[in-house]
Context: one part of a larger RNA
Molecule: small-subunit ribosomal RNA, central domain
Organism: uncultured bacterium
RNA sequence: CUGGGUGUAAAGGGCAUGUAGGCGGUUUUGCAAGUCAGAUGUGAAAUUCCCAGGCUUAACCUGGGCGCUGCAUCUGAAACUGCAAGACUUGAGUACUGGAGAGGAUAGUGGAAUUCCUAGUGUAGCGGUAAAAUGCGCAGAUAUUAGGAGGAACACCGGUGGCGAAGGCGACUAUCUGGACAGUAACUGACGCUGAGGCGCGAAAGCGUGGGGAGCAAACAGGAUUAGAUACCCUGGUAGUCCACGCCGUAAACGAUGAAUACUAGGUGUAGGGGGUAUCGACUCCCCCUGUGCCGCGGUUAACACAUUAAGUAUUCCACCUGGGGAGUACGGCCGCAAGGUUGAAACUC
Repeated sequence: CUGGGUGUAAAGGGCAUGUAGGCGGUUUUGCAAGUCAGAUGUGAAAUUCCCAGGCUUAACCUGGGCGCUGCAUCUGAAACUGCAAGACUUGAGUACUGGAGAGGAUAGUGGAAUUCCUAGUGUAGCGGUAAAAUGCGCAGAUAUUAGGAGGAACACCGGUGGCGAAGGCGACUAUCUGGACAGUAACUGACGCUGAGGCGCGAAAGCGUGGGGAGCAAACAGGAUUAGAUACCCUGGUAGUCCACGCCGUAAACGAUGAAUACUAGGUGUAGGGGGUAUCGACUCCCCCUGUGCCGCGGUUAACACAUUAAGUAUUCCACCUGGGGAGUACGGCCGCAAGGUUGAAACUC
């Protein structure tokens, strides 16, 4: 390389969008590039293979034959792929009707709680721990009542509930806005799937500039513990956490499971929508679609397990793996303000 693989052994890109490319529904006619058949030419000789012959044999040599899987030209076939023209509606999309939702952005509003400030009541403790101490407090704390300030987060509802491509999203109201779903079957008529590069999004931490700063809290200080204690526990506490704008581009970015399509027993919850039956009236009975869970047959699997939300049966396209360490390191390139990211070896060694 071929092959075999990628839930947990090495291996699915963090996620989307989309360029090139690859692949692509039903049907009619034509063309004949791929494809198939035939013919002609060529495919040097030597060599290989088969047969025969010559050196005493063999190696070796000579003659004959097959073959040379290829290329070109011509003639023909038209099922499949392709190309051209036409048609179709089931894939895809549009339209209309309807309800669901922490989907996104901006602005405003609210209550509980912590902290701080002011004032009242009130007096000697409070706080903290396994026990203490540091700390706070007679300059009046803790507790309690009233008022005020400010920041951050939104208890209950809350649910293997919902929404989103992923990251993620949870008080309320308004405005702007994306997507999905159900139903109708009116319209377009394959417009589709995947997607190397590219472009965009992307938790937390971190970085830049300017704000903000209640609580929490790396670093740091002190008190304990201990043989020591650069920790676990306690008292404090700065970056940060919050906002705006701009970077960073990584995570056990996980379902450790790429996307799409079709097919393959069932049972039982739950969320959204629809239909039917009975009835005066479906929350209740039956059925369908879409999501989200559990159990389970055939099948798969090394086992665990997966099992119509597949890790089953198939097809298409992309990404990735190929013994452990060295190493996600070095060097170089690209990106970044930096931190670093990305691409990514070898020697050596077992």